Background: Predicted 3D model of an 86-nucleotide RNA (c-di-GMP-I riboswitch aptamer) from Enterovibrio coralii. NCBI's taxonomy places the organism under Bacteria, Gammaproteobacteria, Vibrionales, Vibrionaceae, Enterovibrio. The prediction has a mean pLDDT of 77. It matches the Rfam family "c-di-GMP-I riboswitch aptamer". Its family is annotated with cyclic-di-GMP binding in the Gene Ontology.
[in-house]
RNA sequence: UAGAGCAAAAGCCAAACCUAUCGUGAGGUGGGGACGGAAAGUUACAGGUCUCUCUAAGCAGGACUAGAGAUGGCUGGGCUACCUCG
Numbered sequence: 001u002a003g004a005g006c007a008a009a010a011g012c013c014a015a016a017c018c019u020a021u022c023g024u025g026a027g028g029u030g031g032g033g034a035c036g037g038a039a040a041g042u043u044a045c046a047g048g049u050c051u052c053u054c055u056a057a058g059c060a061g062g063a064c065u066a067g068a069g070a071u072g073g074c075u076g077g078g079c080u081a082c083c084u085c086g
Base pairs, nucleotide, nucleotide: 003085004084005083012037013036017032018031019030020029021028022027035073041079042078043077045076046075047074048071049070050069051068054067055066056065
């Protein structure tokens, strides 16, 4: 350095739900709260899922598709990193 997370220590993050607020919405943010997490740090690059104010195409109407968005606590990839083992 690659690799690993059985045990220990110091710390870190915070699902559901409640609440305030922003958004048409998915959802975001603050506070409370812990189901969990060894990258639950970061990045929408690839795939997935989700939303539908509006546009195109299509349709009996819708769905699907493209556009426009959300999700990193869905998976993979990129970048970075604490402790211990080694």